[in-house]
Predicted 3D model of a 123-nucleotide RNA (SAM riboswitch aptamer (S box leader)) from a Terriglobales bacterium.
RNA sequence: AUCUUAUCAAGAGUGGCUGAGGGAACAGGCCCGAUGAAGCCACGGCAACCGAUUCCGCGAUGGCGGAGUGACGAGGUGCCAAUUCCUGCCCGCGAGGGAAACCGUCGCUGGGAAAGAUGAGUA
Repeated sequence: AUCUUAUCAAGAGUGGCUGAGGGAACAGGCCCGAUGAAGCCACGGCAACCGAUUCCGCGAUGGCGGAGUGACGAGGUGCCAAUUCCUGCCCGCGAGGGAAACCGUCGCUGGGAAAGAUGAGUA
């Protein structure tokens, strides 16, 4: 890399090296950046996925699944501009256009999907 599943409106940065890009990819937008981007290193921080526990069901007695509760932060990851920066596809609602069928122009902290990120599991 594959597949399954959960989460993604919160939170948390300084210094050093370096030197021009960066915000995943494509397109559009909007931002960040020589008052120093990305990357690397050091230190710091955030958070609570893994880690605890109760009940129920199943069970091949190793565990597995479901529902709840919860202190902590040693360890394994992760993360530390902007909602995953926003939009893209489908649907809904409202406005708009149209004689109508309808269109899909604008709006929405709307619903879903896709894609992505991270964890846990899997072969």

Its Rfam family is "SAM riboswitch aptamer (S box leader)". Rfam links the family to the GO term regulation of gene expression.
The sequence was found by an Rfam model in a public genome assembly.